Glycine riboswitch aptamer from Thiothrix lacustris, 101 nucleotides, folded computationally. The sequence is in RNAcentral, with records from Ribocentre. Its mean pLDDT, the model's own confidence on a scale to 100, is 76.
RNA sequence: UAAACACUGGCAGGAGAGCGUUGCACACCGUAAGGUUGCCGCAACCGCCGAAGGCGCAAUUCCGCCCGGAAACGCUCAGGCAACAGGACUGGCAGCACUAU
Numbered sequence: 001u002a003a004a005c006a007c008u009g010g011c012a013g014g015a016g017a018g019c020g021u022u023g024c025a026c027a028c029c030g031u032a033a034g035g036u037u038g039c040c041g042c043a044a045c046c047g048c049c050g051a052a053g054g055c056g057c058a059a060u061u062c063c064g065c066c067c068g069g070a071a072a073c074g075c076u077c078a079g080g081c082a083a084c085a086g087g088a089c090u091g092g093c094a095g096c097a098c099u100a101u
Base pairs, nucleotide, nucleotide: 001100002099007095008094009093011091012090013089018046020045021044022043023042024041026038027036028035029034047081048080049079053077054075055074056073060071061070062069063068
């Protein structure tokens, strides 16, 4: 001086699917019986999504084939289904640093 991969921190982008139903509690109205609405909280039930994480290799794809492994494939345990948030992943910047000269 240059500096790939990986890692870390900002920046930009980044999909899908319920503002579901019922009950309780809370709030509001009402003397009461009772009623209404709403976000949040709890519980149950139904429907759905896959791109945190997790699991799997029956099908698909990849590692030239088998085996074995992996995936953006499958499952949906977890998570999620207005917005916000989250978000695999992509690009770029900076840092760190093996290394090379």